A computed fold for a 264-nucleotide RNA, annotated as Bacterial large signal recognition particle RNA. Of the family's consensus pairs, 90% are formed in the model. Its Rfam family is "Bacterial large signal recognition particle RNA". Gene Ontology terms of the family: signal recognition particle, plasma membrane targeting and SRP-dependent cotranslational protein targeting to membrane, signal sequence recognition. By type it is a non-coding RNA gene. Rfam's curators write: The signal recognition particle (SRP) is a universally conserved ribonucleoprotein involved in the co-translational targeting of proteins to membranes. The sequence was found by an Rfam model in a public genome assembly. The prediction has a mean pLDDT of 76.
Order: sequence, then C1' cells, then structure tokens
RNA sequence: CUGUGCUAGGCGGGGAGCUAGCGGUGCCCUCUUCCUGCAAUCCGCUACAGCAGGGCUGAAGGUCCUUCGAGGCUUAAGGUAUGGUUGGCCGGUCUACGCAAGGAGCGUUGAUAUUAGGGUCUUAUGCAACGGACUAUUGUGAACCGUGUCAGGAUAGGAAUAUAGCAGCACUAAGCAACCGGUUCCGUGUGCCAUAAGGUAACUUUAAAGGAGCCACCUACGCAGAUUUCGCUUCGGUAUCUUCUGUCGACAAGGAAAGCACAG
Repeated sequence: CUGUGCUAGGCGGGGAGCUAGCGGUGCCCUCUUCCUGCAAUCCGCUACAGCAGGGCUGAAGGUCCUUCGAGGCUUAAGGUAUGGUUGGCCGGUCUACGCAAGGAGCGUUGAUAUUAGGGUCUUAUGCAACGGACUAUUGUGAACCGUGUCAGGAUAGGAAUAUAGCAGCACUAAGCAACCGGUUCCGUGUGCCAUAAGGUAACUUUAAAGGAGCCACCUACGCAGAUUUCGCUUCGGUAUCUUCUGUCGACAAGGAAAGCACAG
C1' cells in the first nucleotide's frame, strides 16, 4: 500500500415548552437521513439518561478544531395597524343671554319716543243670520162612534104631517201635504250691525307735533353652559416590522488524528 473478516460507532439534528433533570410523542426551523410497539389527564430513564424487539451499514457519513449562520428565544428603543382608556377650563360642533363693530332689511313717500281719537277687549240692551219649536193660509180629509141637509126606505097617524135616521152632498176635527213665504217664542264659539257704560298693559289705525334713526336675521365680541361622534391629549393592551443586548444553534466549508485480527 492492497484484500478479507470483526468491533466501537452510525442509520438525522436543532429551538421553544413540559420536566427535579435527560430523552421521546406533539408544535416550530432545517433537511431526506431504517422498521415495529408505548406515549400529553403523558411514555420511559437517572446523570453514561428514551425503553423493548428486529434489520442494514461499518472505520469514515463518526470524533476534535476553525469558519459560516437558516432559525428560535430574550433585552432596549422606534415605526405601522388595530382595539381599550382619560380630559369638556384642548380644538371642533351646538345652545342661552348681552352688545351693536360690519353685513342684510325698514325709514325724509317720515325712524325711535310723545299726545289725542278709534278698532281689536268687557258688560248691558236691542237688531240680523242660523237652528229649533209654535201658529196662520190653501188643499185634502170621518162607512158607524162630528155638524147641517137628509133622496130612498123604516116607524107613528084615518089623513095632513111628524119622528129617528142610512147613502149622497156640503162644512169641519184629528191627521197628511203644499207654500219655504207670514206670526210668536227659545237658543248661540254666527255678525260688529245699533246704543250706552267701562278699559287701554299689548297690537293696529287716523290726526297733531317732531326730525334720524330702528331692528337683532347673519358675522364679530363678551359671559354662562352642553357634547367624547370627529381631531388632539393621558395611560395601557394585541399583532407585526426595523435596529440593538444576550443566548441556543441545524445545514454547509476547511483542517487534523485515525480501532482490532488475518493474509499478500
């Protein structure tokens, strides 16, 4: 140096979490690196740290050193998104009162204020209207129980005549209708029509006198309040991103040393 056969070893690893601690199942990262059974209300073990059974490989895919750094956890600061909270003496918005600077409106075809007379107001007495009732006029209107006249017929009488009286006719009562006009009475959230008395704080109107303002609708100003919807502020939460502190760290790269036996 080569060949053969063994054994150690290997057949994934890491993070967080759980745990007295170590592994595993489960979650996450990196990767492709045997099989079966057990296992989160856990399963097994004891610092050498999964247990039980089987298979393959086998001294380089392992060990040690150096480098790199996927990813996880952590410290601090900042950004973004989202939700909670605080303040009506923060802004914004809204309201009441006042003021009268600006705008609008009215005003010499006469403002505010004044005087006088009216109206709206009250009472009383009437009038009209409306509603209701009453009555009058005209017409109609009673089989019998309205009136008048009562044919016929009936009764009395010797007769003349008389009596009662149905129908009919006329006139009426109760009732019904017309006129919708007349009379009388009652009533009122009808009217201002009349008269008298009262009242005038307010509104309006007329006249007299007078001669420039009046108003508070909008803005501004002052003061007093309301509102947490919006913006802002106070104090936290959750998620995510960036940088920083610390920690663990897969895969990968490089290097070093290299088990036993036999044979050539």